A computed fold for a 78-nucleotide RNA from a Gammaproteobacteria bacterium, annotated as transfer RNA.
It matches the Rfam family "tRNA". From the family's description: Transfer RNA (tRNA) molecules are approximately 80 nucleotides in length.
């Protein structure tokens, strides 16, 4: 180069197919409860450009182009 997968809390992900309570879940962190203490168990919180730009829509995380990163394959050239 070409083809394929992937990219969403700090970390693993799910939603995308079929646009519209769609900003979610586990663990992680912070309080608080419990406990002599501590884990473990309850409650509460806090954390996001949905990879980046641009499009189409009334309305995009989600459709559509282009690009970036990353992983697999495979070409080529030495």
């Nucleotide at each position: 180069c070409u083809g394929g997968a992937a990219g969403u809390a700090g970390c693993u992900c799910a939603g995308c197919c079929u646009g519209g309570u769609c900003a979610g879940a586990g663990u992680c962190c912070u309080c608080g409860g419990c406990u002599u203490g501590g884990a473990a168990c309850c409650g509460a919180g806090a954390u996001g450009c949905c990879g980046c730009u641009g499009g189409u829509u009334c309305g995009a995380a989600u459709c559509c182009a282009g690009c970036c990163u990353u992983c697999c394959a495979g070409a080529c050239c030495a």